[in-house]
RNA sequence: CAAGCAGCACAGGUGAUCGCGGCUGGCAGGACCGAAAGGUGCCAGGUGAGGAAAGUCCGGGCUUCACAGGGCAGGAUGCCGGAUAACGUCCGGUGGAGGCGACUCCCAGACCAGUGCAACAGAAAUAAACCGCCCGGGGCCGGUACGAUCGGCUCCGGGUAAGGGUGGAAAGGCAGUGUAAGAGACUACCGCUUGGCUGGUAACAGCCAAGGCACAUGUAAACUCCAUCUGAAGCAAGGCCGAAUAGAGGACCAUGCGGUUGCCCGCCGCGUCCUCAGGUGGGCCGCUGGAGCCUGCCGGCAACGGCAGGCCUAGAUAGAUGAUCACCCAAUGACAAAACCCGGCUUAUCGUGCUGCUUGUGGU
Repeated sequence: CAAGCAGCACAGGUGAUCGCGGCUGGCAGGACCGAAAGGUGCCAGGUGAGGAAAGUCCGGGCUUCACAGGGCAGGAUGCCGGAUAACGUCCGGUGGAGGCGACUCCCAGACCAGUGCAACAGAAAUAAACCGCCCGGGGCCGGUACGAUCGGCUCCGGGUAAGGGUGGAAAGGCAGUGUAAGAGACUACCGCUUGGCUGGUAACAGCCAAGGCACAUGUAAACUCCAUCUGAAGCAAGGCCGAAUAGAGGACCAUGCGGUUGCCCGCCGCGUCCUCAGGUGGGCCGCUGGAGCCUGCCGGCAACGGCAGGCCUAGAUAGAUGAUCACCCAAUGACAAAACCCGGCUUAUCGUGCUGCUUGUGGU
């Protein structure tokens, strides 16, 4: 320098004007709205989205309801160890796959408990002789006049899984011995299974020995089995204050009041106050100081944990965080916008910068 691998940070900046949501302070008035609770003005200051606020896919806090204990069903997870409030997340390993490498990827338990499925091709897929190879017999032909013998073709009977062909898979691989041809039939190496020893917390790895390898394939992101975990709903959770209306009790008035036709009779309808319960419209809380952030040191390979110091960083309820102008830059600045709060995962994203590492080339 080129090509790559892994990780991290930022997410236009500055100024002016106008505007919006919280907060703090001050001022005026003791006013206005409302039954109350509570809210409303002006000025100044300060503050106001994200790395994903998103999808709502997991896990937890919190809240209400349910719950003696046990079991079934359902759901989730699935190599080992650790981290954590918890997880299906993360870290470190093991095994497997890919890459020259840095490194990346893997729902990675069990198909000798049972059941299901396996297209097409192929002769045959719990099963095998299509071609081929070999042996025996018959027939024909040739070398000779015949026979024996030899060779070729064909038919029949049998052996053979070494070779060809099909397939994801043809019942260990490969080499040799052996054989009529063959075959774990036998032997070495590799693989597999079983047992032992060693190392490791473990997954597992290494070594040694035995078994010639029978039962005989694959599939569990097929049912299933095994192990572990698992109550439900969610801030519109939920708690508090409480006009109105319906309700209960008490007190007062029944010679009452209103309507029906001006009056009478008749008929119809009805109260005021207090207390309680209840809870609608409305208001307050939940609501943001938290498994919080930053820096340093210590422990740990790491995830993470501990200690010390510093910091406060939106909280609305129809829902604010914007618009215009000027200058600068890499210049129409991406993806996208909180709604109870955290830890993750996944998805979207113009670009810019930094750190460590790998491979190759050149120079010193």

The RNA shown here (Bacterial RNase P class A) has 364 nucleotides and comes from a Lachnospiraceae bacterium. The gene name in the source record is rnpB. Rfam family: Bacterial RNase P class A. The family's RNA type in Rfam is ribozyme.